Record summary
A computed fold for a 346-nucleotide part of an RNA from an uncultured bacterium, annotated as small-subunit ribosomal RNA, central domain. Rfam family: Bacterial small subunit ribosomal RNA.

Context: one part of a larger RNA
Parts: sequence; structure tokens; C1' cells
RNA sequence: UUGGGCGUAAAGGGUGCGUAGGCGGCCUGAUAAGUCAAAUGUGAAAUCCUUGGGCUUAACCCAAGAACUGCAUUUGAUACUGUUAGGCUUGAACAUGAGAGAGGGUGAUGGAAUUCUUGGUGUAGGGGUGAAAUCCGUAGAUAUCAAGAGGAACGUCAGGGGCGAAAGCGAUCACCUGGAUCAUUGUUGACGCUGAGGCACGAAAGCGUAGGGAGCAAACAGGAUUAGAUACCCUGGUAGUCCACGCCGUAAACGAUGAGUGCUAAAAGUGGGUUGUUUUAUAUCCGCUUUGCAGCUAACGCGUUAAGCACUCCGCCUGGGGACUACGGUCGCAAGACUAAAACUC
Repeated sequence: UUGGGCGUAAAGGGUGCGUAGGCGGCCUGAUAAGUCAAAUGUGAAAUCCUUGGGCUUAACCCAAGAACUGCAUUUGAUACUGUUAGGCUUGAACAUGAGAGAGGGUGAUGGAAUUCUUGGUGUAGGGGUGAAAUCCGUAGAUAUCAAGAGGAACGUCAGGGGCGAAAGCGAUCACCUGGAUCAUUGUUGACGCUGAGGCACGAAAGCGUAGGGAGCAAACAGGAUUAGAUACCCUGGUAGUCCACGCCGUAAACGAUGAGUGCUAAAAGUGGGUUGUUUUAUAUCCGCUUUGCAGCUAACGCGUUAAGCACUCCGCCUGGGGACUACGGUCGCAAGACUAAAACUC
């Protein structure tokens, strides 16, 4: 445990799907459980409160009343909630048609570049830096031409542009596949929202097994710098980075802003539809971005994609440190993750 809050002060779960639960559109009838009213019974006494009275007062005591905000039964009321019956179409879903997209998965293909190998030309340097050196090179390097191997990433297009729930997604083609949008208002008829547990997904790093390994590069070695230099700079370089399968489950997982619905000035740019024409508008729907009215905010700022005005549901906070800790539990191969105190101290 009321209350007040959660962009930056403590505080939005990393993200979704969804169980229980909570909440739920419009109209009509029934019912009367909740709700409301009345009556009756009960609600021990003392206490508390009010009015009197008794001890010289007071505390204390006595009497009467009120109260005991509750419960039960009965009789009513029927607006709201519930239950039940019937109906509706605006919420939701579906159907039909259309176009957009780095949405996901699998397979195949391509060119540029780096590196290596082989061969040709060619000769003494190359590389690197603030300057150098380690390093490579007369066993022929660097440069240049040709051929080959292999791995990884896909320049331009490219845009405060697009798609995805988030993490994230960028060469080309094919196949498989998810979602959103617009148009027609055709169908169903509240089928909805949220969501404790639960389940699934979840960057990078890390782990296991089997591959792969060009470039880059923790660790490591050397050269410099420096008073020192376990660094910054340079030369090398192993895990790793890549692939398959299985774990891990965390991030400044950020918009540091949970999801849904309705309402509340405008203006500009841009992506995708529809409408419409003279191909340029205009109108309209769904996104992305900038400015800004009202309003909000401690301020910064937010401002129809709200941090405005309201409602529903979930998560979370409650002085700093100790402490994203200890112990215990669950999970994990491990690393560790999740849950989560206290003493003490200011």
C1' cells in the first nucleotide's frame, strides 16, 4: 500500500502472440443479482457522544437518550451495471480488385576491390610516420600486363525515402511466404481492447560440434613515443568476424516517451493509393519529417505520430550509498541471466 507520479529528476517491461482476469458500441423487451428506498428484527453490557444527577470540586460514579455507520427478512423502484431474449451497423473481421516496399526464408548467378599463386616486362628500392624504426626486397620486391585460386562485402541508384512487432533489413534473378495500404461499400453482426502467468522472437559479444578463413582484428610479439606507456601511432598477428545446427537472452534493446479508443487551429515538404483534368492542380485516405495555435511542462521542450483533454487495461517508482550485491530459488555446458534483501552509513 492512501496519495502522487514514470521524455531529461526514482520510475514504461527489449518486442510480439495470447490464457486467466479487468474493461467494453446502438435499440427494444424480460428479470431484479449489484444499486436505491421503506418497514420489521437484530446489532449484550461497559466505552464514546448529549442531557440531567451524586461525592465541597475534578477525576470518578449513577440515570436517561442518542449512536452502534453492520447483518438478515419482507415489500417496493428499474435510470445505470449484470443476466437473459430479440434486433441494428458505426467498432472488428471477411470478400473482390489494384498498386508499393532493403519485410522473412531457400537456391542460383554477377561485377568491382583486397590478398595469395603462376608466368611475362623491369630494376633498386618499397612500405610506413609528426619524424622514424621494426617489416618486405638482388633467392628480383614495389610498379605493370596476363592467367588462376579463395573468402567476405555488395559502390553508384540512395533520399531527415521505404519495409518490419522489436531486434533489424540494401548486388541480380527464380521459387516459397508474412504484414500493411487504397478502392468498391458487397458479407458476418460486437465476433472488441488490454493482458498477471505462459509461449515465441530477440544486435553485438560469448559458448558447444563440424566446416571455412580473403580482408579486418581482442589477446599476444616487435618498433616508436614517453619520466614511465601493460595505451594512443606503426609492422606483424591468434581467437573472432563467415556458414550449418544447438545454446546464451543481455544493450544508451532510446523516441531514454507501454498498448488501445475518442476529442482538440493551421502551414510546409515527402513516400504509397484513389479522384480528376489541359497532366499541374484540387479533394481525400494511409505513412514519414519540419514549423506552429490552444493547452501542458520546474524548465528544456511537447504540440492531431502529444509530453493537450478524457476513459480502459498492463508494467514500474517511493532519499543517496551498501546493491543491476549477498543468501535462497529457477534457468544455463560455462560465462552468467532472472528474482532480490539486511546490517551499517550519510